Record summary
RNAcentral holds the full RNA, with entries from ENA and SILVA. Predicted 3D model of a 545-nucleotide part of an RNA (small-subunit ribosomal RNA, 5' domain) from bacterium Ellin516.
Context: one part of a larger RNA
RNA sequence: AACGAACGCUGGCGGCGUGGAUAAGACAUGCAAGUCGAGCGCUGAUUACAGGGUAGCAAUAUCUUGUAGUUGGAGCGGCGCAAGGGUGCGUAACACGUGGGUAAUCUGCCAUGAAGUCUGGGAUAACUCGCUGAAAGGCGAGCUAAUACCGGAUGUGAAAAUUAGGAGGCAUCUUCCGAUUUUCAAAGCUGGGGACCGUAAGGCCUGGCGCUUCAUGAUGAGCCCGCGGCCUAUCAGCUAGUUGGUGAGGUAACGGCUCACCAAGGCUAAGACGGGUAGCUGGUCUGAGAGGACGACCAGCCACACUGGAACUGAGACACGGUCCAGACACCUACGGGUGGCAGCAGUCGAGAAUUUUUCACAAUGGGGGAAACCCUGAUGGAGCGACGCCGCGUGGGGGAUGAAUGGCUUCGGCCCGUAAACCCCUGUCAUUUGCGAACAAAUUGGUUCAAUUAAUAACUGAACCAUUGAUAGUAGCGAAAGAGGAAGGGACGGCUAACUCUGUGCCAGCAGCCGCGGUAAUACAGAGGUCCCAAGCGUUGUUC
Numbered sequence: 001a002a003c004g005a006a007c008g009c010u011g012g013c014g015g016c017g018u019g020g021a022u023a024a025g026a027c028a029u030g031c032a033a034g035u036c037g038a039g040c041g042c043u044g045a046u047u048a049c050a051g052g053g054u055a056g057c058a059a060u061a062u063c064u065u066g067u068a069g070u071u072g073g074a075g076c077g078g079c080g081c082a083a084g085g086g087u088g089c090g091u092a093a094c095a096c097g098u099g100g101g102u103a104a105u106c107u108g109c110c111a112u113g114a115a116g117u118c119u120g121g122g123a124u125a126a127c128u129c130g131c132u133g134a135a136a137g138g139c140g141a142g143c144u145a146a147u148a149c150c151g152g153a154u155g156u157g158a159a160a161a162u163u164a165g166g167a168g169g170c171a172u173c174u175u176c177c178g179a180u181u182u183u184c185a186a187a188g189c190u191g192g193g194g195a196c197c198g199u200a201a202g203g204c205c206u207g208g209c210g211c212u213u214c215a216u217g218a219u220g221a222g223c224c225c226g227c228g229g230c231c232u233a234u235c236a237g238c239u240a241g242u243u244g245g246u247g248a249g250g251u252a253a254c255g256g257c258u259c260a261c262c263a264a265g266g267c268u269a270a271g272a273c274g275g276g277u278a279g280c281u282g283g284u285c286u287g288a289g290a291g292g293a294c295g296a297c298c299a300g301c302c303a304c305a306c307u308g309g310a311a312c313u314g315a316g317a318c319a320c321g322g323u324c325c326a327g328a329c330a331c332c333u334a335c336g337g338g339u340g341g342c343a344g345c346a347g348u349c350g351a352g353a354a355u356u357u358u359u360c361a362c363a364a365u366g367g368g369g370g371a372a373a374c375c376c377u378g379a380u381g382g383a384g385c386g387a388c389g390c391c392g393c394g395u396g397g398g399g400g401a402u403g404a405a406u407g408g409c410u411u412c413g414g415c416c417c418g419u420a421a422a423c424c425c426c427u428g429u430c431a432u433u434u435g436c437g438a439a440c441a442a443a444u445u446g447g448u449u450c451a452a453u454u455a456a457u458a459a460c461u462g463a464a465c466c467a468u469u470g471a472u473a474g475u476a477g478c479g480a481a482a483g484a485g486g487a488a489g490g491g492a493c494g495g496c497u498a499a500c501u502c503u504g505u506g507c508c509a510g511c512a513g514c515c516g517c518g519g520u521a522a523u524a525c526a527g528a529g530g531u532c533c534c535a536a537g538c539g540u541u542g543u544u545c
Base pairs, nucleotide, nucleotide: 001544002543003542005541006540007539008538009537012393013392014391015390016389017388018386019385025349026348027347029346030345031344034079035078036077039076040075042073043072044071045070046069047068048067049066050065051064052063053062054061055060086304087303088302096228097227098226099225100224101223102222105221106220110217111216112215113214114213115212116211117210118152119151120150121149127142128141129140130139131138132137157184158183159182160181161180162179163178165176166175167174168173188209189208190207191206192205193204196203197202230276231275232274237267238266239265242264243263244262245261246260247259248258249257279301280300281299282298283294284293285292286291306327307326308325309324310323329340330339331338332337357383359382360381361380365379366377367376368375369374396426397425398424399423407416408415409414430486432481433480434479435478436477445467446466447465448464449463450462451461489534490533491532492531493530494515495514496513500529501528502527503526504525510517511516
């Protein structure tokens, strides 16, 4: 000098930060990943209109069918759930950092470009019925839809095989242009419309969103390599898929990655192998620097998700809030069997010197879904708590000597506290009360007008104007009122080290970072007065330089 600090005494306000470092211990409760009806069928409620039935003389009430709209429910299907958020167990390793390679690779959504989107089929959930179970749930029969699933066609194109020619390189090769053969696609939904056809649906024309194939890009990822960064030799030898080859399998891809066979190699004192410790980095702290120590918050990468193992789906996982198996623990049980995973945000217990609210909002930024409205979002934006840190402000200013009183010291003359107080005149920061009152908001969407486009005053696209949206918050800020009123402590005073006397005690009680104080005049113990330092803090302890 520093700290994610703790402890003691004390404590007025604000801004910005920061807050489970120990038990990767166990977790009650709530929330943290959904969304799309403009992909699909079913079902409930409700509104309007039309038709019918019943009661009534009628108005009307009620039941029911159809159409249109609004809305709820579970289900099929699509996308998302691999992001965001948490933690640092493991890991001494291509994990990380840096620089390269990929002629050994993949890449959903997105952008640009090219081509296409034809024709059929059978199921299944939901639903209904039955059986079964305490429950979780399970089984069977029957019905139905799709952008779900499966055929056929077409082949711009792509892939594979054979092959003629050219160009280039870094061994395996890459690339261009040809020829032949084989294989491989698709799905619909929703707007608008003048003429024409059609009873109508629609045909037809024209947009948007999708779907399929391919190319290029962008983004993201996989793999490989050089170099770099801990301790230990009281660890000196280690290794059998081990090192290499051939062949095969596997992968998006190279490779002992895996397997069969063959050879006997490979690493090591420039530290192999073993043991200990540890996430790595940008950085942080310190220091004149060189160095040393550390890796909280923020950012990048990695690893993990009760413990161990495994795969499925998918563009992407071997998946925190998915599946399966085993284990420990906990809960429910009708004892047959089931259920769960806060190292998400809050919160509880535990251990600990020690670390916060079971808060508000999606208004902004960002993410997911959707054509959109919108929905979801403990990401995020805010508020709350803690002097935990840094910074700022205040606790008043001016005048005031009979140098008042108390207190302390005294050589008894006096001196100190001390302009300090009282008293007089002011000011109004902060707090208090009260009035006004923000920025963060631009989009989206709706409406009007215009432009472009067009057959079109549809639609779509663009521009202008109007309307609409604020958790924080009646907060910040600004104004007014009142009144010095509500706001100072902690440590030290022998030397180091700024600051001295009195009383008590008497090697006792005690102090102490080091030297050392205390045994009857203690500036070192305890109290008091005074002084010094810092100040909403001051000291102590711990740790680093």
Background:
The coordinates come from a structure-prediction model, not an experiment, and the mean pLDDT is 84.